[in-house]
RNA sequence: GCCCUUGUAGUUCAACGGAUAGAACGACGGUUUCCUAAACCGUAAAUAUGGGUUCGAUUCCCGUCGGGGGUA
Numbered sequence: 001g002c003c004c005u006u007g008u009a010g011u012u013c014a015a016c017g018g019a020u021a022g023a024a025c026g027a028c029g030g031u032u033u034c035c036u037a038a039a040c041c042g043u044a045a046a047u048a049u050g051g052g053u054u055c056g057a058u059u060c061c062c063g064u065c066g067g068g069g070g071u072a
Stems, first nucleotide, its partner, number of pairs: 001071007010025004018055001027043005048064005
């Protein structure tokens, strides 16, 4: 260089082209406790980026960027 694959909360993962993009763990606040832990309740937090297709894109197509693998 070429080919394949992958990119979603802090982390690990979901999400037939159509619901307010969800869950667990973690973080923060509260209840409880003499204190801590545990338990319970609550809060915040994400679609790598730029275009295209579509009534509608996390999902399909193209480019760019990043990760992984293959190839001489």
The RNA shown here (transfer RNA) has 72 nucleotides and comes from a Tannerellaceae bacterium. The prediction has a mean pLDDT of 81. It was read from a public genome assembly.